About this RNA:
Transfer RNA from a Nannocystaceae bacterium, 72 nucleotides, folded computationally. RNAcentral holds the sequence, with entries from ENA and MGnify.
This record gives sequence, structure tokens and C1' cells, in this order.
RNA sequence: AGGGCUGUAGCUCAGGGGUAGAGCGUCGCCUUGACACGGCGAAAGUCGGCGGUUCGAAGCCGCCCAGCCCUA
Repeated sequence: AGGGCUGUAGCUCAGGGGUAGAGCGUCGCCUUGACACGGCGAAAGUCGGCGGUUCGAAGCCGCCCAGCCCUA
């Protein structure tokens, strides 16, 4: 210098055009003499950034940033 993959909740990851979810974790309640387990509920997200396409973008296109890998 060129190329590939990845970036979504505190963590691990789904979702690949119709407006964002799961598991674990955290908090509250129920249950127990108490704890654990279990049940119910809640909080937590500029979907890496900026543009473009589109009626509509986390998902498509371009550039940039970060991590990992390959080539030179």
C1' cells in the first nucleotide's frame, strides 16, 4: 500500500428493507423462617461515524474509524 471478515443492551450474540430481540447479568415484586432455585415485571440501544439510494435503512451503496486476518 492492496484485499477479506467483524462492529447491534453491561457481556455473548440473533435479526440481511416495514421502524430492534434472545440468553446471561442488574433492579423490583411473589415464593421461603432465611438463602438458593423458580415465577412475574422493569430499566438499559444516536444498531461504530458521516453522506447517498428509498415512501421507509440496523440490513443496500460510497467514504471514514476501530479490531482481527491475508498479500506485498
Background: It matches the Rfam family "tRNA". Rfam classes the family as a transfer RNA.